Small-subunit ribosomal RNA, 5' domain from an uncultured bacterium, 502 nucleotides, folded computationally. The coordinates come from a structure-prediction model, not an experiment, and the mean pLDDT is 84.
Context: one part of a larger RNA
This record gives sequence, C1' cells and structure tokens, in this order.
RNA sequence: ACGAACGCUGGCGGCGUGCCUAAUGCAUGCAAGUCGCACGGAGUGUUUUCGGACACUGAGUGGCGCACGGCUGAGGAACACGUGGAUACCUGCCCCGCAGUGGGGGAUAACAGGGCGAAAGCUCUGCUAAGCCCGCAUACGGUCGCUUCGGCGAAGAAAGCAGCAAUGCGCUGUGGGAGGGGUCUGCGGCCCAUCAGGUAGUCGGUGGGGUAAUGGCUUACCGAGCCUAUGACGGGUAGCUGGUCUGUGAGGACAACCAGCCAGACUGGGACUGAGACACGGUCCAGACUCCUACGGGAGGCAGCAGUGGGGAAUAUUGCGCAAUGGGCGAAAGCCUGACGCAGCCACGCCGCGUGAGCGAUGAAGGUCUUAGGAUCGUAAAGCUCUGUGGAGGGAGAAGAAGAAAGCCGGUGAAGAGCCGGCCUUGACGGUAUCCCUUUAGCAAGCACCGGCUAACUCCGUGCCAGCAGCCGCGGUAAUACGGAGGGUGCAAACGUUGCUC
Repeated sequence: ACGAACGCUGGCGGCGUGCCUAAUGCAUGCAAGUCGCACGGAGUGUUUUCGGACACUGAGUGGCGCACGGCUGAGGAACACGUGGAUACCUGCCCCGCAGUGGGGGAUAACAGGGCGAAAGCUCUGCUAAGCCCGCAUACGGUCGCUUCGGCGAAGAAAGCAGCAAUGCGCUGUGGGAGGGGUCUGCGGCCCAUCAGGUAGUCGGUGGGGUAAUGGCUUACCGAGCCUAUGACGGGUAGCUGGUCUGUGAGGACAACCAGCCAGACUGGGACUGAGACACGGUCCAGACUCCUACGGGAGGCAGCAGUGGGGAAUAUUGCGCAAUGGGCGAAAGCCUGACGCAGCCACGCCGCGUGAGCGAUGAAGGUCUUAGGAUCGUAAAGCUCUGUGGAGGGAGAAGAAGAAAGCCGGUGAAGAGCCGGCCUUGACGGUAUCCCUUUAGCAAGCACCGGCUAACUCCGUGCCAGCAGCCGCGGUAAUACGGAGGGUGCAAACGUUGCUC
C1' cells in the first nucleotide's frame, strides 16, 4: 500500500468501491427502436347535412438506426499497443460550393380466398401503393478511350412529401472540409539457449486475378533466395497504454475503478446486407449442451441490468426514473434508452463527527498490591452547574440540480424564416438535504499488546505439563515470555491476523 479475506467488536454521515475463482450452466423480466410530413390499407371509437370528417391502434412495404452505447479479457509476443512518420485508399449523417431533379413503365407484401403442419412455419391463386424496382431523355463536373495536349468520342443520374403560397425538408452527379477509419513503416516495452538452426508461397521477378487501396493478398511460369548468436525457430507466460503503488532518486511491482486502443460474444468455420460488420441480444453450416414435440420435426445462447445453480476465503437489489447529461428515430409533439441519473446492501476504502463539558478530596465504598505505615485505580465516581452534535418527536422546506424545447405576447425584420426579451409548463432522488422548536447525559467503545527488538509490571495459578512464538527464544516450584487478575501502553469505530507488492 490493497477490488482483499478471516477473528473479535461496532453509533452517525459524506464520497467512492464491490466475482480477483468457472470465457462455468442459466429459470424469469427488462436491455433498440423510431418515422402516418415516404406508402397502401385491416380494425375500433366520435360525429354526420349519410357525401363524408376527425381521433386512436395492430400488422405490413419503405427509410434511418441496429457496426454506437453496454460487458468481458478467453485468445494473442503481434505493427496488438505506445510514440514518431508515410499514403496506394474509403467515409452514411454534418458544414461550404457548383450543376440537376424531364418523361414513362413494372412488380410485390399487407389484404381476400384455398391447402399442408402438433408446432415452428410453409405453399398456391387473385388484387394493390409508394421516396420500392426498371427502361428512355439530359450531363456542369466526374469515369473510360484517343489526342497534334487545343480538344474529340463513349457509357453513365434522380423522388418526392408538407404547406393556400412564400418556402422548408428531401433526392441525383461532383469538388472541398470536418470528424472517423483502412494500410505501410522507424523506434520502444516479458521469461527460457536444458529451444540453434528455421523456411516451398518460403524470398524475388513477369503475366492474370482480387481489394476502397499497396502488397505472395491469390494464381501460372521463371530464378534461388530469405531469416538467424544484435537470439531466428520453438516452448512458457501475458490484453497494451495513460496510469496506480512504492521509493529521496535511479528503479521495482502492478494494469481493479476512470480514460484511449485492441480482441471476443456457447465452440469452430463462412459469407450476405450495408457508408461501415464477417456483425453480443442478425443469417447459414458443423459440433457440444439444454428445452418442446402429436416422433414427422422444431427452439435456444446473460463475457448487457437485476437474479439463480455451481466453483470459491470472498464480492450486492429479480429497486425507481427518463427530471438531468448523452444517444437513436422524427419537421415537431414525442417515443425508445438496465447508457445514464438515483436509491438499496456490505466498516470494503478514504474523510469528517459523536459517545459529553466545567467544577468537584471525606483522596468515599470496592478491587489490586503491600515493608501492614501505606500505595494505586483516582477528579476517576458520587455531587453541583451547563450544552444538545448524533438519536427521538413536531414544523417549515419542489432552495439547488433548470438551461430549455414547444405554445402565447412583444421587439428586430419584407416576412407567419431566423434571432432577442417576457409569460406559461416539466424532479426519479424526495417531504430527501437543510433550517427552526421541544426532549433527556439520558441511547452510542472496543481491539491488540506489555522478555529484547518495541511504548507498557506486579500478584496468583501451573511446574519442559498445559501452553506461547515474527526472530532470538520462554515453561523442569519464586515465569515481567504460559493462563487469570489488577495496573499500564498503543490505536480507536475500529483493532488485530493472514495473503500479495514496494
């Protein structure tokens, strides 16, 4: 010094921390949705001048998100990480520019009807919309080819919605930016030489392929190289770092919490979609395991938050809320958010406070010791006078966390954009913090040690026994070392012991 554990003890608060072991198996609930201002439309309700209008809600097509956030450290000794460079590359949403948004067509879910299945689900027929899908037109710029470097030619795009409108939000092509990412590279950081040779896509070249992109990345052919005692190859161990602990420092040890990067998501493998994944709560295959079954066949993946079995010396609630911060979607209202904000449990840690304060000698009683005089516990108690933190009772308390957005009013303004000012409204924690009043010294102290190291000594019991012990060592009849008592010493809501590190 600690993410600690154990023993004894235990009053309060603030702020933090809390499976280090089995990356072991998981019941249950929740953890990623949202948009009706993209689209068709089933259902329900209200109203109706029976034409319709309005509101709510499930499923579906479509868009964006689901690649973030959250968890874990198994693997990995590697350009994984840290730091400094490099470029042959990509980049949805966001910002700044330029150019465009013309005219047609088609399918399909939902839905209706039929069929199969225990279920999961599947299938046939028919109808339909769109920002879904496909031709045509156009092409500033971009791409490709040719080029006398002036240019010429070729292919290639789009979608609408809201609004009375103005306009706003979108869509397409392209240039730049911001932020993010890919790749390459110098240097740096573990142990073993009782691991000394390793390597065939291996090292280089050419052609083809592949990627957003360089490259043996891949393939065919050709050459025979390449690494290594400055430690190759092999084995063991390990996420790396900012940092943390210690130390005057140099250094050593560690990598909990917080932050950056990496890796993983039952085990192994693969791709699809997409700007981005080879994708924790997507998909396919194989395997192990668990569950359902009508035995034909199906379903699942907590290393998310709680919680449970197991392992272990050992680590918490199946809580509240989206009020704040942040994120996704949306024009907005808003919805979602076990991220997060809070609360609960544990002296696990740090810090603060309390368990009373002043006076009080007949030095009371009692205990212990005694040289029997006395000494000590000891101003300690009693007693007197006070105080009221914590506790208990009562009351006040949306004070702070809050700045807003939307709406209304006003100003600026051409404006009903935008901006500014005012009004209104919103708190899980929580009737919490805090404050005021009342109450009574009343309800709140232990643990270890006292031979030397090392602060602190006597009596009794025991008699190499029982026992102590970190080292030296104590105990065999006067034990300051064992056990008890009185006294003392040190810390104190803690104190000791054990483990690990400096």